[in-house]
RNA sequence: GCGGCAAUAGCUCAUCUGGUAGAGCACCAGUUUCCCAAACUGGAGGUGGCGGGUUCGAGCCCCGUUUGCCGCUCCA
Numbered sequence: 001g002c003g004g005c006a007a008u009a010g011c012u013c014a015u016c017u018g019g020u021a022g023a024g025c026a027c028c029a030g031u032u033u034c035c036c037a038a039a040c041u042g043g044a045g046g047u048g049g050c051g052g053g054u055u056c057g058a059g060c061c062c063c064g065u066u067u068g069c070c071g072c073u074c075c076a
Stems, first nucleotide, its partner, number of pairs: 001072007010025004019056001027043005049065005
C1' cells in the first nucleotide's frame, strides 16, 4: 500500500425486509432481613466510532474517514 471483518448503555451482546433502539450483568431506589448478602419489584442510563449523502423516514443503503483485528503484496 491492497482486501476483509468489527465499532450500538459502564461491561458483554441483540436489534427480521429501512418504520417508536433492547437484554443480561453492573448502578440507583423500594420490599424482605437484627445487619449484610441473596431474592423479588421498580427506575435511571444511548452523538448507534466520526463527517457527509440518499430517503417521508437510516443502527441498517451509498461515499469519505478514524481505531482495532485478520490476511496479502512491495521495499529495506
Molecule: transfer RNA
Organism: Bacteroidota bacterium